Overview: A computed fold for a 694-nucleotide part of an RNA from a Candidatus Omnitrophota bacterium, annotated as large-subunit ribosomal RNA, domain II. The full RNA is in RNAcentral, with records from ENA.

Context: one part of a larger RNA
RNA sequence: ACCAACGAGUUAUUAUAUGUUGCAAGCUUAAGCUCCUCUGGAGUGUAGGCGUAGGGAAACCGAGUCUGAAUAGGGCGACCAUAGUAACAUAUAAUAGACCCGAAACCAUGUGAUCUACCCAUGGCCAGGUUGAAGCUUAUCGAAAGAUAAGUGGAGGACCGAACGCAUUAUCGUUGAAAAGAUUCGCGAUGAGCUGUGGGUCGGAGUGAAAGGCUAGUCAAACAUGGCAAUUGCUGGUUCUCCCCGAAAUAGUUCUAGGACUAGCUUCAAGGAAUUGAUAAUCAGGGGUAGAGUUACUGAAUAGACUAGGGGCCCUACCGGGCUGCCAAAUCUAACCAAACUCCGAAUACUGAUUAUUUUAUCUUGGAAGUCAGAGUAUGAGGGCUAAGCUUCAUACUCGAGAGGGAAACAGCCCAGACCAUCAACUAAGGUCCCAAAUAUAGACUAAGUGGUAAAGGAAGUGAGAUCACAUAGACAGCCGGGAUGUUGGCUUAGAGGCAGCCAUCAUUUAAAGAGUGCGUAACAGCUCACCGGUCGAGUGAUUUCGCGCCGAAAAUGAUCGGGGCUCAAGUCUAUAACCGAAGUUAUGGCUUUUCGUCGCAUGCGUGCGGCGGAAGGGGUAGGGGAGCGUAGUGCUAAGCGUUGAAGGCAUACCGAGAGGAAUGCUGGAGUUGGCACUAGUGAUACUGUUGGU
Repeated sequence: ACCAACGAGUUAUUAUAUGUUGCAAGCUUAAGCUCCUCUGGAGUGUAGGCGUAGGGAAACCGAGUCUGAAUAGGGCGACCAUAGUAACAUAUAAUAGACCCGAAACCAUGUGAUCUACCCAUGGCCAGGUUGAAGCUUAUCGAAAGAUAAGUGGAGGACCGAACGCAUUAUCGUUGAAAAGAUUCGCGAUGAGCUGUGGGUCGGAGUGAAAGGCUAGUCAAACAUGGCAAUUGCUGGUUCUCCCCGAAAUAGUUCUAGGACUAGCUUCAAGGAAUUGAUAAUCAGGGGUAGAGUUACUGAAUAGACUAGGGGCCCUACCGGGCUGCCAAAUCUAACCAAACUCCGAAUACUGAUUAUUUUAUCUUGGAAGUCAGAGUAUGAGGGCUAAGCUUCAUACUCGAGAGGGAAACAGCCCAGACCAUCAACUAAGGUCCCAAAUAUAGACUAAGUGGUAAAGGAAGUGAGAUCACAUAGACAGCCGGGAUGUUGGCUUAGAGGCAGCCAUCAUUUAAAGAGUGCGUAACAGCUCACCGGUCGAGUGAUUUCGCGCCGAAAAUGAUCGGGGCUCAAGUCUAUAACCGAAGUUAUGGCUUUUCGUCGCAUGCGUGCGGCGGAAGGGGUAGGGGAGCGUAGUGCUAAGCGUUGAAGGCAUACCGAGAGGAAUGCUGGAGUUGGCACUAGUGAUACUGUUGGU
């Protein structure tokens, strides 16, 4: 890992609700006892319980009573009349282990120091080599104390290094040879050394040269057994089928925030019923949002005018005065701003009325829930950076709990809500060259593969307009020629001659020519432009709007529009007519739910079952309700079945909406099935499930 078997809402008591049955203003026995065909049944037993009357704390009174001084008022009751009780079943709750498995822990009583920590007693062990303390002897020196030298001597938590003990480095090992090792390099090796044997100290306790270390592979409190099925608001798991309806992720409160309670939203039952609910139209309302406005307030804020106050400068002995390109209140003018401004002010929304439509959709009471982490998109806002697949609200939708078609793929986007069947039809979104179902026509645009990802900004890209100017009295571009004179204008300057800079920018001759557009020179010179003539012969130039393109454009494994491929498109815009396209709609057949009508049967008169027809339905998680299948056992029944072959096993194109049920053949070799009921150790692909097998 696979297969098989086992594996989770049970039981008791009490309560509430619903259903069924008995009796009914009553209902009912419990223990006990008696009998019998004795795991049980029948009878007896009226103690007790519930109901028939309430009010009051109670005494007590009573259709009333309590409060009260009260005959008042008020509270709770009564009235017309009524329904209970016992058992069983189902559902839920409470108390119990209470659907199952799962803690970390806590407490009690014991067992452990054969491992290890420390201690006690008694034993054992440490090759070899080195160094050479004190002391002593001798010699020399010295007055002496003593010093020096040579010998001798053999100290040391001394040195090197085996055994022994330890464990620094590296490698290997890492389902190991080994639940701590091997090899190698190391450290200590006469000491606070190592070691044998025997003994002592223990669980909030021991021991500890102290690491929370060690106390038998276990230690921030050992191990064993018990309390014990501890407790867990947490995680996991929770077993057959079909039918109907179908949520929530919100509010309030919470030592509360991943839990709970009440409400909201779901379901089932019963009830009664009114213009109750929903939608639309019309009408009537209140509002202060969007917008707008701001001599209509409050606040903000720019410029100017006007002008208090202040600053600066000046006059002045003082008083006082003058000027002001400075700051500036109030006022005025112009322009402007506001969630916490409003002289104004919508659309929606909300409330009510009337009418219409609508299968009561509404409401009340009661049983059972689940939900309290929501997500995205669009719109209106707050926070943030007008960041986030961000966060917090509001409104709507979708997902959640929703399949199908489209968006290549893609919970939340677009279309559309799946009862079943069909090799039928029409459409939606989206599409129609091929992959891949389905296309053509007309007119434009684009040349960038733009389409097929992006901005500020930039550009004689290109198409369509608008305005203005010039032009056969010859424009624009090109070519030929001219482009002069006073004058080298004045100033400045070393120089300044159109052309460093400053000022002025006139006049003349002209077809025209600036006191000069640029290059150039030290300054001149030189080239050129404006401007004019000639040549040529038809459009030219400027500004601006719109359409489609261009640049701007760099990312990490190989590119790409989904791919191929596409250019009067298979791109973009406009128009037209077709077609394809979904589980949508339609058609045909079938199943089923609710309700209505009708017919038949049954009836305990409530209704139930069946046939036909009409109408409306049948996506679904949590969850509510309904109807069934199967397993084991028991009772009754079939005077069932079975060696002429039971159960079980294997196989098969049969039946049923499904859980499932037959039939036949083979196998098997002795039990077992249908129907009607009852009872439950009653259904497994999931629990790192348990056990077994492979």